Large-subunit ribosomal RNA, domain II from Nitzschia sp. IriIs04, 680 nucleotides, folded computationally. It matches the Rfam family "Bacterial large subunit ribosomal RNA".

Context: one part of a larger RNA
RNA sequence: GCCGACGACUUAUAAUUUUUGGCAGGUUAAAAUAUAUUUAUUGGAGCCAUAGUGAAAGCGAGCUUUAACAAAGCGUAUGUCAUAAAUUAUAGACCCGAACCCGGAUGAUCUAACCAUGAUCAGGUUGAAGUUUUAUUAAACUAAAAUGGAGGACCGAACUGAUUGAUGCUGAAAAAUCAUCGGAUGAAUUGUGGUUAGGGGUGAAAUGCCAAUCGAAUUCGGAGCUAGCUGGUUCUCCUCGAAAUGCGUUUUGGCGCAGCGAUAAUUAUUAUAAUAACUUGGGGGUAAAGCACUGUUAUAUACGUAGGCUGGUAAAACGGUACCAAGUUAUGACAAACUAAGAAUACUAAGUGAAAAAUUUAUCAGUGAGACUAUGAGGGAUAAGCUUCAUUGUCAAAAGGGAAACAGCCCAGAAUACUAGUUAAGGCCCUUAAAUAAUUACUAAGUGAUAAAGGAAGUAAAAAUGCAUAAACAAUUAGGAGGUUGGCUUAGAAGCAGCAAUCCUUUAAAGAGUGCGUAAUAGCUCACUGAUUUAGUGAUUUUGCACCGAAAAUGAAUGGGACUAAGUAAUUUGCCGAAACUGUAUAAUAUAUUAAUUUAUAUUGGUAGAGGAGCGUUCUGUUCAAGGUAGAAGUAUUAAUGAAAAUGAAUAUGGACUAAGCAGAAGUGAGAAUGUCGGC
Numbered sequence: 001g002c003c004g005a006c007g008a009c010u011u012a013u014a015a016u017u018u019u020u021g022g023c024a025g026g027u028u029a030a031a032a033u034a035u036a037u038u039u040a041u042u043g044g045a046g047c048c049a050u051a052g053u054g055a056a057a058g059c060g061a062g063c064u065u066u067a068a069c070a071a072a073g074c075g076u077a078u079g080u081c082a083u084a085a086a087u088u089a090u091a092g093a094c095c096c097g098a099a100c101c102c103g104g105a106u107g108a109u110c111u112a113a114c115c116a117u118g119a120u121c122a123g124g125u126u127g128a129a130g131u132u133u134u135a136u137u138a139a140a141c142u143a144a145a146a147u148g149g150a151g152g153a154c155c156g157a158a159c160u161g162a163u164u165g166a167u168g169c170u171g172a173a174a175a176a177u178c179a180u181c182g183g184a185u186g187a188a189u190u191g192u193g194g195u196u197a198g199g200g201g202u203g204a205a206a207u208g209c210c211a212a213u214c215g216a217a218u219u220c221g222g223a224g225c226u227a228g229c230u231g232g233u234u235c236u237c238c239u240c241g242a243a244a245u246g247c248g249u250u251u252u253g254g255c256g257c258a259g260c261g262a263u264a265a266u267u268a269u270u271a272u273a274a275u276a277a278c279u280u281g282g283g284g285g286u287a288a289a290g291c292a293c294u295g296u297u298a299u300a301u302a303c304g305u306a307g308g309c310u311g312g313u314a315a316a317a318c319g320g321u322a323c324c325a326a327g328u329u330a331u332g333a334c335a336a337a338c339u340a341a342g343a344a345u346a347c348u349a350a351g352u353g354a355a356a357a358a359u360u361u362a363u364c365a366g367u368g369a370g371a372c373u374a375u376g377a378g379g380g381a382u383a384a385g386c387u388u389c390a391u392u393g394u395c396a397a398a399a400g401g402g403a404a405a406c407a408g409c410c411c412a413g414a415a416u417a418c419u420a421g422u423u424a425a426g427g428c429c430c431u432u433a434a435a436u437a438a439u440u441a442c443u444a445a446g447u448g449a450u451a452a453a454g455g456a457a458g459u460a461a462a463a464a465u466g467c468a469u470a471a472a473c474a475a476u477u478a479g480g481a482g483g484u485u486g487g488c489u490u491a492g493a494a495g496c497a498g499c500a501a502u503c504c505u506u507u508a509a510a511g512a513g514u515g516c517g518u519a520a521u522a523g524c525u526c527a528c529u530g531a532u533u534u535a536g537u538g539a540u541u542u543u544g545c546a547c548c549g550a551a552a553a554u555g556a557a558u559g560g561g562a563c564u565a566a567g568u569a570a571u572u573u574g575c576c577g578a579a580a581c582u583g584u585a586u587a588a589u590a591u592a593u594u595a596a597u598u599u600a601u602a603u604u605g606g607u608a609g610a611g612g613a614g615c616g617u618u619c620u621g622u623u624c625a626a627g628g629u630a631g632a633a634g635u636a637u638u639a640a641u642g643a644a645a646a647u648g649a650a651u652a653u654g655g656a657c658u659a660a661g662c663a664g665a666a667g668u669g670a671g672a673a674u675g676u677c678g679g680c
Stems, first nucleotide, its partner, number of pairs: 001680006011091008020082004025048003031042004052059002062074004094232002097229001101222006112196009121186001123155003126151001130147006159183003164179004198214001200210003207216001235614006245258005259367002261364005267358001277352006289339002294335007302328002307323001308321004370395003374391006400411003415586004420582003426576003429561003435573001437572006448563001454548002458545006465538003475532005481505003487499002511526001515524002587604006615669001617666006627657001634653005640647002
């Protein structure tokens, strides 16, 4: 992992509500008597009901509060016993699951410390005190040599430890092996026996160790501890069908009340009832707008008291001001916490009003983590598949078609069947069902098929405008001069470093000079003009579609092929396309209807959840029955029936029990629980 078996809403008592039944007041409990031993008969004690109200005395269809005759509160009857179901309470209370806590025992054969009694430490090295002798001394001290054999001394086996590395890591081993390393006469090591016990012991102290168990051992018991937590919870069909919100909460992953769902009744043998929609009437202060108000703000050589600066005076006065602030004026702006003015929607009242919905009561819930899209806002960076609200929709609990794929987008809400039809969104070259359809334009970028500021003689269209047969624009050709190297400045400044000025003449035309250039000149060129040539040309604004701007990590994605339309804009007609709609047949639910499951209308997606109807399993009664060795149950295979759970049949196997119907009682249905046991 698979297969098989087992495996979870039970039982008792009480209460509430509903179902069914008995009685109309209901009913017995203990107990007794009889009897197939599980029924019958007694048994009225008690309980509920028959009147409430007040704290009570009490009063009583009323009572209480009160000064009250006011006002208010509670009342002015329908039950009771059993039965079944649901829910609640108390119990383990649907099942499995803690870590803990408490009590009693058992442990020091491991290990910690200690006690008693024993044992062990190759070999080598070093050479303390002391002693002796000699020297020395008055004697000592002292010195030397010898002797001696101290030490938590040295090196190093056994022994004991465990520094580093490797191996091992489903090991040879639940801590080892190999190499290396520390101590090795000591606070050494070790044998045997003993002592200390869990709220404790022991600890050269690491929360270490106390039998592979230690921030409190092990074992049994309290104990099915408790678990607002996680997981699991077993047959079928039918009807309806949520929530992820508000308030409160030692509360935010839990509860309580409300909201939203279901069932039954009720208003109600109801149409004076709700909704969409329409009409009429309301209040508003949002969007937009605006700047009178509250604030903010731009410009002005507009006005401007105070102040600054400045002139002035002995000090003042008094002047000037291209300074500055409040304020004023004019023009122009901004606002969630501004509004003289002001929508659309929404809300609300009345009227009209198609479609089945609402009120109230009782009982039973679940939900109280929501997600995204669109719109209006706050937070954030006008970031987030971000976060918090509001108003829709969808998903959640919704399948189908489209968007290549794609809970939340678009279309559309699946009772069942059909090799029928029509459409929606979206599509119609191939993949791939349907137009290689039609008309008019645009695009040349594979733009289409990702993006901005900005850039550009891309191209198409529109508008207004300048020049032009008295010849434009472009090209070619010729000229482009003189006063003058103008003045100033400068080392120089001659059209061309810079400053000021920018005249006159000859001309068809020619600047006191457009650019390059020189040290300064020179040189080239332009403006400007003639000629040649001959029909358009220059600049501006707007619009459509294109171009550049354009860089990411495996190779690359209009879904792909491919396309110059099969791209884009506009128009037109066809077609395809869903579980939508229609058609045919069938089933179910509700309402109405019918002699009739007869007909009509509507409905039939669904998680949590509520309600309804059934299937099957084991046992019991009916039942010592029907069936069964002429073959029961069980098992295997095959085909059949039913809307499903399921049912019955044939064949084979099997070898002795066992259906169907009507009732009853439950250890009553498995695929999940890191489920339990067994097998492989």